[in-house]
């Protein structure tokens, strides 16, 4: 320098034939207990790496950057 994959909640990841975002774990509150734990319940938490474009509508398609990993030279 060229090519490929990835970037979504605190962590690990789903969701890509376009229709307004989920799970598990963790944290918080409550129940529970003499106290803790196990167990149960509830609420909360993300402008989907950034900018631009297409489109009625974009996490999803196109594009340029940024970052991570890998391959070739």
């Nucleotide at each position: 320098g060229c090519c490929c994959u990835c970037g979504u909640a605190g962590c690990u990841c789903a969701g890509u034939a376009g229709a307004u975002a989920g799970a598990g774990c963790g944290g918080u509150u409550c129940c529970g207990u003499c106290c803790u734990a196990a167990g149960g319940a509830a609420a909360g938490g993300g402008u989907c790496g950034u900018g631009g474009g297409u489109g009625c509508a974009a996490a999803u398609c196109c594009u340029a950057c940024c970052g991570a990993g890998g391959g070739c030279a």

Predicted 3D model of a 73-nucleotide RNA (transfer RNA) from Candidatus Berkelbacteria bacterium CG_4_10_14_0_2_um_filter_35_9_33_12. Its mean pLDDT, the model's own confidence on a scale to 100, is 82. The sequence was found in a public genome assembly. It matches the Rfam family "tRNA". Gene Ontology term of the family: triplet codon-amino acid adaptor activity. Taxonomically the source falls in Candidatus Berkelbacteria (Bacteria, Bacteria candidate phyla).